[in-house]
Predicted 3D model of a 1479-nucleotide RNA (small-subunit ribosomal RNA) from an uncultured bacterium. The sequence is in RNAcentral, with records from ENA and SILVA. Model confidence (mean pLDDT): 84 of 100.

RNA sequence: AGAGUUUGAUCCUGGCUCAGAUUGAACGCUGGCGGUAUGCUUAACACAUGCAAGUCGAACGGCAGCAUGGUCUAGCUUGCUAGACUGAUGGCGAGUGGCGAACGGGUGAGUAACGCGUAGGAAUAUGCCUUAAAGUGGGGGACAACUUGGGGAAACUCAAGCUAAUACCGCAUAAUGUCUAAGGACAAAAGCUGGGGACCUUCGGGCCUGGCGCUUUAAGAUUAGCCUGCGUACGAUUAGCUAGUUGGUGGGGUAAGGGCCUACCAAGGCGACGAUCGUUAGCUGGUCUGAGAGGAUGACCAGCCACACUGGAACUGAGACACGGUCCAGACUCCUACGGGAGGCAGCAGUGGGGAAUCUUGCGCAAUGGGCGAAAGCCUGACGCAGCGACGCCGCGUGAGUGAUGAAGGCCUUCGGGUUGUAAAGCUCUGUGGGGAGAGACGAAUAAGUGCAGCCUAACACGUUGCAUGAUGACGGUAUCUCCUUAGCAAGCACCGGCUAACUCUGUGCCAGCAGCCGCGGUAAGACAGAGGGUGCAAACGUUGUUCGGAAUUACUGGGCGUAAAGCGAGUGUAGGCGGUCUGCUAAGUCGGGUGUGAAAGCCCCGGGCUCAACCCGGGAAGUGCACUCGAAACUGGCAGGCUAGAGUACUGGAGAGGUUGGUGGAAUUCUCGGUGUAGAGGUGAAAUUCGUAGAUAUCGAGAGGAACACCGGUGGCGAAGGCGGCCAACUGGACAGAUACUGACGCUGAGACUCGAAAGCGUGGGGAGCAAACAGGAUUAGAUACCCUGGUAGUCCACGCCGUAAACGAUGGGUGCUAGGUGUCGCGGGCUUUGACUCUGCGGUGCCGUAGCUAACGCAUUAAGCACCCCGCCUGGGAAGUACGGCCGCAAGGCUAAAACUCAAAGGAAUUGACGGGGGCCCGCACAAGCGGUGGAGCAUGUGGUUUAAUUCGACGCAACGCGAAGAACCUUACCCAGGCUUGAAGUGCAUGUGACUAUGGGUGAAAGCUCAUAUUCUUCGGACACAUGCAGAGGUGCUGCAUGGCUGUCGUCAGCUCGUGCCGUGAGGUGUUGGGUUAAGUCCCGCAACGAGCGCAACCCCUAUCUUUAGUUGCCAUCAGGUAAUGCUGGGAACUCUAAAGAGACUGCCCACGCAAGUGGAGAGGAAGGCGGGGACGACGUCAAGUCAUCAUGGCCCUUACGUCUGGGGCUACACACGUGAUACAAUGGUACAUACAAUGGGCGAAGCAGUGAUGCGGAGGAAAUCCAUAAAGUGUAUCUCAGUUCGGAUUAAAGUCUGCAACUCGACUUCAUGAAGUUGGAAUCGCUAGUAAUCGUAGAUCAGCACGCUACGGUGAAUACGUUCCCGGGCCUUGUACACACCGCCCGUCAAGCCAUGGAAGCCGGGGGUGCCCGAAGCGGUAUUUCAAUACCGUUAAGGCAAACUUGGUAACUGGGGCUAAGUCGUAACAAGGUA
Repeated sequence: AGAGUUUGAUCCUGGCUCAGAUUGAACGCUGGCGGUAUGCUUAACACAUGCAAGUCGAACGGCAGCAUGGUCUAGCUUGCUAGACUGAUGGCGAGUGGCGAACGGGUGAGUAACGCGUAGGAAUAUGCCUUAAAGUGGGGGACAACUUGGGGAAACUCAAGCUAAUACCGCAUAAUGUCUAAGGACAAAAGCUGGGGACCUUCGGGCCUGGCGCUUUAAGAUUAGCCUGCGUACGAUUAGCUAGUUGGUGGGGUAAGGGCCUACCAAGGCGACGAUCGUUAGCUGGUCUGAGAGGAUGACCAGCCACACUGGAACUGAGACACGGUCCAGACUCCUACGGGAGGCAGCAGUGGGGAAUCUUGCGCAAUGGGCGAAAGCCUGACGCAGCGACGCCGCGUGAGUGAUGAAGGCCUUCGGGUUGUAAAGCUCUGUGGGGAGAGACGAAUAAGUGCAGCCUAACACGUUGCAUGAUGACGGUAUCUCCUUAGCAAGCACCGGCUAACUCUGUGCCAGCAGCCGCGGUAAGACAGAGGGUGCAAACGUUGUUCGGAAUUACUGGGCGUAAAGCGAGUGUAGGCGGUCUGCUAAGUCGGGUGUGAAAGCCCCGGGCUCAACCCGGGAAGUGCACUCGAAACUGGCAGGCUAGAGUACUGGAGAGGUUGGUGGAAUUCUCGGUGUAGAGGUGAAAUUCGUAGAUAUCGAGAGGAACACCGGUGGCGAAGGCGGCCAACUGGACAGAUACUGACGCUGAGACUCGAAAGCGUGGGGAGCAAACAGGAUUAGAUACCCUGGUAGUCCACGCCGUAAACGAUGGGUGCUAGGUGUCGCGGGCUUUGACUCUGCGGUGCCGUAGCUAACGCAUUAAGCACCCCGCCUGGGAAGUACGGCCGCAAGGCUAAAACUCAAAGGAAUUGACGGGGGCCCGCACAAGCGGUGGAGCAUGUGGUUUAAUUCGACGCAACGCGAAGAACCUUACCCAGGCUUGAAGUGCAUGUGACUAUGGGUGAAAGCUCAUAUUCUUCGGACACAUGCAGAGGUGCUGCAUGGCUGUCGUCAGCUCGUGCCGUGAGGUGUUGGGUUAAGUCCCGCAACGAGCGCAACCCCUAUCUUUAGUUGCCAUCAGGUAAUGCUGGGAACUCUAAAGAGACUGCCCACGCAAGUGGAGAGGAAGGCGGGGACGACGUCAAGUCAUCAUGGCCCUUACGUCUGGGGCUACACACGUGAUACAAUGGUACAUACAAUGGGCGAAGCAGUGAUGCGGAGGAAAUCCAUAAAGUGUAUCUCAGUUCGGAUUAAAGUCUGCAACUCGACUUCAUGAAGUUGGAAUCGCUAGUAAUCGUAGAUCAGCACGCUACGGUGAAUACGUUCCCGGGCCUUGUACACACCGCCCGUCAAGCCAUGGAAGCCGGGGGUGCCCGAAGCGGUAUUUCAAUACCGUUAAGGCAAACUUGGUAACUGGGGCUAAGUCGUAACAAGGUA
């Protein structure tokens, strides 16, 4: 210090989440030791039991109990026992009295307050303590205890009698006390005890001297009470509150000021700087966090406050309205003899209960502290210790060194190895903790007492001070130390997809599960579970919860508001905030110095003590604050006086749809009347509803009425905004320009408040031509409650009154100043001047472009969204929701204000690249059009679907599956089915063992495979080879996954595209280049250009073909020469021609004309065989479709292993109601048939003549390893015939007989002959191919193949028609635009309804809580009054509790009901996103 998460990617906005620290914690798992802290956060719920406040005999009367002594009596063993008496002594129960009990300890319910914090103040009290002054004289009467009697179960109590005091009460004295009229008046006390020489004595003592007390006063210290400034939680959906209320006077009361109380008087007091009310809460030092500022918190420790079962009250006292006191009321618990009583753990332990959760009914007063006491001492659950709990922090240990055969085992593996891992074992050591034995603390001293010395004194007593001596330890035989002992007894938890350090295997298969966020899991999961390994921390580790941080995500430090959330619709203006210039004074703010305070502890620094640390001790700093005081005077404020630059007033002038009112004008629509006139009009995409023969529409004239104002008219004008438009008049607001004069900061903004405020809507009354919600009808449509059409009512208009909202928008609040320019336009000026349609310039508006700057970008840019200042408003994730509830406003509709539960991890802005659009532009393609021929109809062939079947094996499914894989299923193929067999197997490899060659022949059985029997034979170089059998490895699988893959292929598409390097632009994704202007078949080329180049594609290079040349000349050729035949290059020969097959040439817009910058285009141009790519082929960029193929092959994983392998026979893939695709044949005369006859090319290896057969074919075998043979091409041409018919068309189907191949043609081949002669007469909607040697048509060959071709692939022959053109359909390319799409329009997405779940609003009612008000009743106490002074009683007042009443407020619940959210692939439509199909 940041990170993850919105997107295909980017930047921004913005939320959610994480990493850190923290804790009085809890839970899970684990657990060795010690130190030190800490431990009911919940029920201020209820409490059994024990303890927590007593002490003083040196205040008192005393003597119940204990002990000692004495006296008496009895027994007798004459010194013992028993009894009685005796306060004499030690002491002491109960009692009187004093002090304490108001401290210490607990808790946080209440309290939003002078309660707390801080700084001050004046009108106070203060026991014990300190200092000082004075005093302590002399009397009196009671009451407990006790005794006697009575009541009661008890608690307790009543009556009579006796008695003491440091208890109580007078008297005296008294000022420095109080009061005062200043004369005076009033008010006190108590004794106890130590020691003692002289003197006195009633023998108690007096007296002297100490000590402790007592009384009065003054002062101090301490403590407490009171007052004030400032600070101290949330809510305005709490806006008004207040009657002792605010003040005054008199009186009372208090320790003390005060409405604290009371009488009277006045009518005040508080509040937007938040009163009142509601909710929550003890406050602080501090603690946690944070860089800080802040935020959160208030356990332990310390200060203050409050409380003590709940409520009220006083008494005593220095102090209480009193935790372990009193009285009353209430609730609860307990005792009871039912009459009445007792109690208060929020003290320490402990119990129950609640709860996720929090300890021992311990030891001791040894220390520290407290109470009492002169003291010893007693008391002390304060405190000191121990116990329990890993609850926190800190420290230590669980061993150290060495040790590679890198052991075994585990896990993984590419099978080589790797890893666990120096880890272990082994060897050598050490001894903290643990165990055993022994020694053994600090904490303890200023105790009493004793001794010596000083002080006091008459004193060597006493007392006191100093020194010496001197008892006491709960913890605890603990800490610590020494010795012995053995590596022996001591490691876990979480995590390992990213954030975030750490990876593999197995299992599972959207299951089980995980998850803090993003998200994992649907058969190869680093995310689930286990294992191995690793990472992190460690006596802990994780989880959950809390708080701060990160979060600049409430922004003071330190944010924003054009489009992301956010500028009020606009103005006027109150409070408030801010405010020009000069001078003087002041000193509130401000700045500086000083003083006081800011408790201690804590934090920080330094030092010290526990072996270290935590912890503890000492010192310092800090505590940013508050108060007082001294100074400064720049700035802000205040006061005073000036100024004119801000603001305003006066004057002149012109501009303007600024506003209000009243008049007035023409055009047009509609209606009415009249004329002309006749059959339609109107309306639409097309129609219909509608109007019209009762005369419409059209047209002419006259009239009525309402509303709006064409042209001018303009990013022109005016207004604060809304808004304002014919013309004229009246009244009226504002702005602007000019030139002087005046006022003298009079200003800006503006919470509340007030005013204005489009349209629609509402009320009352008018008006109503046109238009037009609702409504009606007609269309459209699947529907059409819409869009379109015909009608049509509110309304639109006027007057008055409401409403108060709009995308009320510049989505941009107002004001002031500053910061480059350019160019329009509106209004008013100035200078020059040639007086103009000139030029320069000023002020005020209104537009466009643009620099700097700003901005996430888009964009803004002197009219800022720039740079600054001032003021106001508003925002803080999306949804729920601008909704509910409450309040205010409104006649209503509704408006303003304005949440939460719940839910999601996003929602959003701008820009980018794509894709898409029933967006646009340009362009191309047999895409359309123009043509030719088909398909779709028929029968047949073939493929597919479907159906059937034991099986009809599998795959391919829009284009891009369907004569496709299959270039050829009778068996085989063959993968399917049935049946019969085999099991290391049909084929292959290795190892081990055994047998023996191998092999051949025959028999039985069987459908075959196979099974079984028999015979013959016996390699070798002795290593082995080969075969078989058995066993082990392992084979085999056309079994699954093409969505795990390789390879191959299809498709867009032979479309012109797809990219890179460097540079430049942009925060970035990206852009530029590649866009633009031309051109091309082409990203082809040219020009331009922040681009310059390059690559893959295009083109070219390659092959075939069209022309020529050269070379070569057999099997091909034959012009010339010669020979020969019935005929033939047949022969000699030739190399000219054709041809063959090799090498070249040729075409490049090269030339001409026109256009053009060029590229290039045009030309019935030239030349040329060929002309603008000459024609055809091969060649297929980056990529798309999870396209196709695991059944060509290869291959990961999974599955089968006497079977999902393999062999065999038979069957099936050939089925058949039907549907579709692709074909071939036809329907005929451009034809059929018959006869005659002409001309190819490719290709393969085959088969001629002849003979037989009607023929398929057979016999035959010439020729041919091929330019030689196969091999007749057919259409064509000629002649003849048929004459428009279901035919001499057509050939399906069927019957018979055959041929060929083949083990085998039944299922299930092809062909032949004869016979048979079906449908079909040119094919609906729709749809396909083709632009030239093409379509159409004609035949030929080949692959596969035993046989089987209408299919496929090649080959040549004959050989057209048409293209105006690019509007439309389809596909594609480029540019641009919109987008809410990115799985990319087969996208996204909205609402109702139906189902489930969740929270919530309303609601007749029902059940609680709370405070206040009024009335009734009214305890104790206090105050008052009366009876008679006290006491007591009665009454009055006040009041807690209680009751009643009407309201208020706040919860819970509820039949029913409202919307909301979330859910699975539900239903209906298609509203939005593209012009989203009606923006």